[in-house]
């Protein structure tokens, strides 16, 4: 210098004028203060809070998670390791328990897809008698199909072959030692060397999980229906009910007024001091934890957080000039012009995921050149 890897941060600035929401103050219509985000988003996980249901625990059913250790209020999140895979490397990715508990599936192709299999070719025998035929047997070495064909290479062996025998490689089992563990690994044994793959197929094992959500819930309360109490008036020896009939008894049945209650429109609350933010120190590789000091940082609800103007700048485009250089490009200056990305709280918090113009910083890797 070029090409990359990992991580962090900013998200337009300043000034003037007008406007909006909330809080505080008072002189009650003015003043002062504050006023979106890193994702406020998707609503995908985990919690706080509230109500409902239930309640010893466990279990059934269903769902989620799934290497090991740690962090956390909790998590499917984060940190650190392990294993496997990718990359020259920095580094990146992985639903990463169990396939000797059982069941299922393995498309197409192919002879054969799991207690292996004989299509072609090979070898032996029989028949036939020359069609390089037919039948029986051997054999998994060669061909063919496939994602996958029941270890690979070589030598021996054989009728031809085969872990049939041997050497090496691979594989399986045990395992001193190291590690909290996942796991790593010296060494030894095994050719009766096997247990093909698939669990984001059923399933098995372990752990966790009650439901609904701030339109939760609580309070105040115009109006209406139905309800209750008291009082007044009215009537009908009516009507209805107490299983039926008669008598008796009891209760109910009308209108108006007041009160209770009800709870709609509406209002208040929940509603922002919190697993809070920042600095310093300590513990820890880290995630994170502890101590201490400082700070207050939106609370709207038909839903505030905006508009206009000016200034300089990052950045894009065009033109001109100068320089470098290799056709073509690069750099600097000047002028003109454009000019901020994704996006906007709605009970709160911890995460994940997704969107994002442009810019800044730190660490690291590879190549080339120079010293």
């Nucleotide at each position: 210098u070029c090409a990359g890897a990992g991580g962090g941060c900013c998200a337009g600035g300043c000034g003037g004028c007008c406007g909006c929401a909330c809080u505080u103050g008072c002189u009650u219509g003015c003043a002062a203060g504050u006023g979106a985000g890193g994702a406020a988003a998707g609503u995908c996980c985990g919690g706080g809070c509230u109500c409902c249901a239930g309640c010893a625990a466990a279990g059934c059913a269903g769902g989620a998670u799934g290497c090991c250790g740690g962090g956390u209020a909790a998590c499917g999140c984060c940190c650190g390791g392990c294993g496997c895979g990718g990359g020259u490397g920095a580094c990146c990715g992985c639903a990463g328990g169990g396939a000797c508990a059982g069941u299922g599936c393995c498309a197409c192709a192919g002879a054969g897809a799991g207690u292996a299999a004989a299509c072609u070719a090979c070898c032996g025998g029989a028949c036939u008698g020359u069609g390089u035929g037919u039948c029986c047997g051997g054999a998994a070495a060669a061909g063919c199909u496939g994602a996958a064909a029941g270890g690979g290479u070589g030598c021996g062996g054989u009728a031809a072959g085969a872990g049939c025998g041997c050497a090496c490689c691979g594989g399986g089992c045990c395992g001193a030692c190291c590690g909290c563990a996942a796991g790593g690994c010296a060494g030894g044994c095994c050719g009766u060397c096997a247990c093909g793959g698939u669990a984001a197929a059923c399933c098995c094992c372990a752990u966790c999980c009650g439901g609904a959500g701030c339109a939760a819930g609580a309070c105040c309360a115009a109006a209406u229906a139905g309800g209750g109490g008291c009082g007044a008036c009215a009537c009908a020896u009516g009507c209805c009910g107490g299983g039926c009939u008669u008598u008796g008894c009891c209760g109910g049945u009308g209108u108006c007024g007041c009160c209770c209650g009800g709870g709609u429109c509406g209002g208040u609350u929940g509603c922002c001091a919190g697993a809070g933010c920042g600095g310093u120190c300590c513990g820890g590789u880290a995630a994170c934890g502890g101590a201490u000091c400082g700070c207050c940082c939106a609370g709207a609800u038909g839903a505030a957080u905006g508009g206009c103007c000016g200034c300089a700048c990052a950045c894009g485009c065009a033109a001109a000039u100068u320089c470098c250089c290799u056709u073509g490009g690069g750099a600097a200056u000047u002028u003109g012009u454009g000019g901020g990305a994704c996006a906007g709280a709605a009970c709160c918090c911890g995460g994940c995921u997704u969107a994002c113009a442009g810019g800044c910083c730190c660490u690291c890797u590879g190549a080339c050149a120079u010293u």